[in-house]
Context: one part of a larger RNA
RNA sequence: UUGGGCGUAAAGAGCGUGUAGGCGGCUUGUCAAGUCAGAUGUGAAAGCCCUGGGCUUAACCCAGGAAGUGCAUUUGAAACUGGCAGGCUUGAGUAGGGGAGAGGGAAGUGGAAUUCCUGGUGUAGAGGUGAAAUUCGUAGAUAUCAGGAGGAACACCGGUGGCGAAGGCGACUUCCUGGCCCUAUACUGACGCUGAGACGCGAGAGCGUGGGUAGCAAACAGGAUUAGAUACCCUGGUAGUCCACGCCGUAAACGAUGUUCACUAGGUGUUGGGGGUAUUGACCCUCUCAGUGCCGGAGCUAACGCAUUAAGUGAACCGCCUGGGGAGUACGGUCGCAAGACUAAAACUC
Numbered sequence: 001u002u003g004g005g006c007g008u009a010a011a012g013a014g015c016g017u018g019u020a021g022g023c024g025g026c027u028u029g030u031c032a033a034g035u036c037a038g039a040u041g042u043g044a045a046a047g048c049c050c051u052g053g054g055c056u057u058a059a060c061c062c063a064g065g066a067a068g069u070g071c072a073u074u075u076g077a078a079a080c081u082g083g084c085a086g087g088c089u090u091g092a093g094u095a096g097g098g099g100a101g102a103g104g105g106a107a108g109u110g111g112a113a114u115u116c117c118u119g120g121u122g123u124a125g126a127g128g129u130g131a132a133a134u135u136c137g138u139a140g141a142u143a144u145c146a147g148g149a150g151g152a153a154c155a156c157c158g159g160u161g162g163c164g165a166a167g168g169c170g171a172c173u174u175c176c177u178g179g180c181c182c183u184a185u186a187c188u189g190a191c192g193c194u195g196a197g198a199c200g201c202g203a204g205a206g207c208g209u210g211g212g213u214a215g216c217a218a219a220c221a222g223g224a225u226u227a228g229a230u231a232c233c234c235u236g237g238u239a240g241u242c243c244a245c246g247c248c249g250u251a252a253a254c255g256a257u258g259u260u261c262a263c264u265a266g267g268u269g270u271u272g273g274g275g276g277u278a279u280u281g282a283c284c285c286u287c288u289c290a291g292u293g294c295c296g297g298a299g300c301u302a303a304c305g306c307a308u309u310a311a312g313u314g315a316a317c318c319g320c321c322u323g324g325g326g327a328g329u330a331c332g333g334u335c336g337c338a339a340g341a342c343u344a345a346a347a348c349u350c
Stems, first nucleotide, its partner, number of pairs: 003322004007304002012318001014201004021194003025088007033081002035077008049065006091191001092188004096183004103177007110154001115149007125136002162169002206247006215241002220236004258317006266295011299306002323350003332343004
């Protein structure tokens, strides 16, 4: 190991693709493996159970019966599961016509701002704070004007708006490219769902090699504060942040809610389609499909709350939990350049 669970009490893998496996729409025929029924054999004795008997009784013992849920052989049944053969279209997919989008990759371009440099104007302060100081400035700063350099990020639009499996994605143009939605037909004809392993993707930080470095800024230095101040505040400032290639593989990777399908009152926004009505047209009104919010009924829930985007009612498959600490640790193994990651105990203790 049954059972009961997994939004917040322990528990949904960060996310996908997909192998084995598990599960699988409607219908016809057939086989009879599963399934069901009968028969036969076997299922040692003792024991258990039932009936009767023997020791004064009981325990104990003796006789008979039943049972032994099983296995094998055989004869049947054919609803369901399964195999084989055939058909179907509602699941799934393909083709046609439309549509929206910060989905991804590459190249190029742009303006605002910060900083620095050069030149002009100009003079004694500037900066910073709760207050100061460190700091910068008469070798001309701050301010202001013109020109130039360079890097990074893209104000407004911008929206519980959009797209993406998740991580995530926001200036503009071009090229390459993935997915999604709607619609009326046509086609394929169950081709489906899930998914142990496996493989791929995976914020930030970190690592390797080579570039780049404007701003910001771990570490570090100084100034303050303070009893102290290895901080909060200030002045500086290096890794890093950026790019290319390679690694790492973790997050409160969160909706703390696995994926898929079906069913179960509504109301009200919003995004993208389609139909109807209306109209010159755009609105408006109404129906519908797909998404995304709020409110709310039944139902559920320990409560909070969830409530057609379920945590309701069912089905399929996977992952995970089983008192707290020790511990996501030790040891071993696998992976990694390392940092470490993954897998994962026990003693002991309450």
The prediction has a mean pLDDT of 86.
A computed fold for a 350-nucleotide part of an RNA from a metagenome, annotated as small-subunit ribosomal RNA, central domain.
The RNAcentral record of the full RNA draws on SILVA.
It matches the Rfam family "Bacterial small subunit ribosomal RNA". Rfam links the family to the GO terms structural constituent of ribosome and ribosome.